[in-house]
RNA sequence: GUAUCGGUGGUUGAGUGGUACAAUCAGCGCUUGCCAUGUGCUGGGCCCGGGUUCGAUUCCCGGCCGAUACA
Numbered sequence: 001g002u003a004u005c006g007g008u009g010g011u012u013g014a015g016u017g018g019u020a021c022a023a024u025c026a027g028c029g030c031u032u033g034c035c036a037u038g039u040g041c042u043g044g045g046c047c048c049g050g051g052u053u054c055g056a057u058u059c060c061c062g063g064c065c066g067a068u069a070c071a
Stems, first nucleotide, its partner, number of pairs: 001070007010024004018054001025043006047063005
């Protein structure tokens, strides 16, 4: 340099056009004589810009970053 894949809470991962989900994490409860375990609630996210669309995390284009292959 070229091609392919990827970028989603603090972390890991799902989500093929209609209110973004789970695990983990943090805080506060319940449970217990105390701890641990278990359980409930709350908090926190779509890499950036543009296009298509009534509506974009999703489709298209460009940029940035990462991985892999080739050179």